RNA sequence: GGGAGUAUAGCUCAGUGGUAGAGUGUGUGCUUAGCAUGCACAAGAUCCUGGGUUUAACCCCCAGUGCUUCUG
Numbered sequence: 001g002g003g004a005g006u007a008u009a010g011c012u013c014a015g016u017g018g019u020a021g022a023g024u025g026u027g028u029g030c031u032u033a034g035c036a037u038g039c040a041c042a043a044g045a046u047c048c049u050g051g052g053u054u055u056a057a058c059c060c061c062c063a064g065u066g067c068u069u070c071u072g
Stems, first nucleotide, its partner, number of pairs: 001071007010024004026042005048064005
C1' cells in the first nucleotide's frame, strides 16, 4: 500500500426494514441477629460519525474514524 471483519447499557453480547433485549454489574425493597445466597422492582443505550435509499433504517448503500486480522 491492498483485502476482510468489527463498533449496540458500566462490562460481555443478542437483535435478518416496523420505534432495542439478555447475562453480569449498580441501586432500592423483602428475606437474615447480621452478612452471603435467593426473590421482586428500578435506573441505565440520539445503536461510532456524517450523508443517501425508504412511508419507516441498529438492519440496506456511500464516505470517514477507531480496533482486530490477512497479505505484499
Molecule: transfer RNA
Organism: Vicugna pacos